[in-house]
Context: one part of a larger RNA
RNA sequence: CUGGGCGUAAAGCGCUCGUAGGCGGUUUGAUAAGUCGGAUGUGAAAGCCCCGGGCUCAACCUGGGAACUGCAUUCGAAACUGUCAAGCUAGAGUAUGGUAGAGGUGAGGGGAAUUCCUGGUGUAGCGGUGAAAUGCGUAGAUAUCGGGAGGAACAUCAGUGGCGAAGGCGGCUUCCUGGACCAAUACUGACACUGAGGCGCGAAAGCGUGGGGAGCAAACAGGAUUAGAUACCCUGGUAGUCCACGCCCUAAACGAUGAGAACUAGAUGUUGGAGAGAUUUAACUCUUUAGUGUCGAAGCUAACGCGAUAAGUUCUCCGCCUGGGGAGUACGACCGCAAGGUUAAAACUC
Numbered sequence: 001c002u003g004g005g006c007g008u009a010a011a012g013c014g015c016u017c018g019u020a021g022g023c024g025g026u027u028u029g030a031u032a033a034g035u036c037g038g039a040u041g042u043g044a045a046a047g048c049c050c051c052g053g054g055c056u057c058a059a060c061c062u063g064g065g066a067a068c069u070g071c072a073u074u075c076g077a078a079a080c081u082g083u084c085a086a087g088c089u090a091g092a093g094u095a096u097g098g099u100a101g102a103g104g105u106g107a108g109g110g111g112a113a114u115u116c117c118u119g120g121u122g123u124a125g126c127g128g129u130g131a132a133a134u135g136c137g138u139a140g141a142u143a144u145c146g147g148g149a150g151g152a153a154c155a156u157c158a159g160u161g162g163c164g165a166a167g168g169c170g171g172c173u174u175c176c177u178g179g180a181c182c183a184a185u186a187c188u189g190a191c192a193c194u195g196a197g198g199c200g201c202g203a204a205a206g207c208g209u210g211g212g213g214a215g216c217a218a219a220c221a222g223g224a225u226u227a228g229a230u231a232c233c234c235u236g237g238u239a240g241u242c243c244a245c246g247c248c249c250u251a252a253a254c255g256a257u258g259a260g261a262a263c264u265a266g267a268u269g270u271u272g273g274a275g276a277g278a279u280u281u282a283a284c285u286c287u288u289u290a291g292u293g294u295c296g297a298a299g300c301u302a303a304c305g306c307g308a309u310a311a312g313u314u315c316u317c318c319g320c321c322u323g324g325g326g327a328g329u330a331c332g333a334c335c336g337c338a339a340g341g342u343u344a345a346a347a348c349u350c
Stems, first nucleotide, its partner, number of pairs: 004321003007304002012318001014201002017198001021194002025088007033081002035077008049065006091191001092188005097182003103177002106174003110154001115149007125136002162169002206247006215241002220236004258317006266295012299306002323350003332343004
């Protein structure tokens, strides 16, 4: 290079955007770079292959042929690919009108609850557990009522419901703002798809500076349990969890399933839209469209299972895999304040 694969056996980058590259709808004309055909020249000899000949055979030697799949020049073909020119509208996009939504950012105000402070009532316990104890409480706790402070999270609604590329997003109002979907027209006219590098986003934990700190809670302390108990249980409790700005860049970042397009039985639930029918409105029925689920035909699969949201049948582009351990390690390089991350072996061994 050819090949076989990537849901669970090794293997889909965590996710977008996008450069180069690859690949690309439809019609006509031109061209002739790719492509196809002919001719000429060349492609040394030997060797290989075929048919003969000579050593008694063979190895060996020798004659002829074929082959040398290539290159160059030239003459043609014009379907396909490319290029150029002119078009088209089915891909893609724009405009107009609607719809739904925890999509994002900032600001403002809200109620329940926990904790603390303060005042009242009130008295001996409270708390906690398998049982206890540490702990709190006559300096008046727990309980209960009134007032106040402060931080964090938003019960019910709530739903294999919705939105977002992923991470993720949930009380209310509002400024700004991204995307999606639907219907009918109009417009642009292939502007498309993918995407090595690259830019950006990226849970939690962690880091830096400055705030904040109610609850929870690594570390830590004490009490238990136990043979021991550096744990599970209990009482406390600091980082942290929260905010602003700046880093970190990893996850079972999962649908363990890359993106885009086309085609291939159905049944049923649900969300957003459009149309039609019936109906006093609503509820309802049918059609269609975009999601989101369940079950299933064919087909696929080692099986499990998947099955129009494919793991079916095909096409385009990217990423990745190649026995286990050593090892996602060492070394080097790049990035980082650090923690560490990314890239990534070998010896040896089974």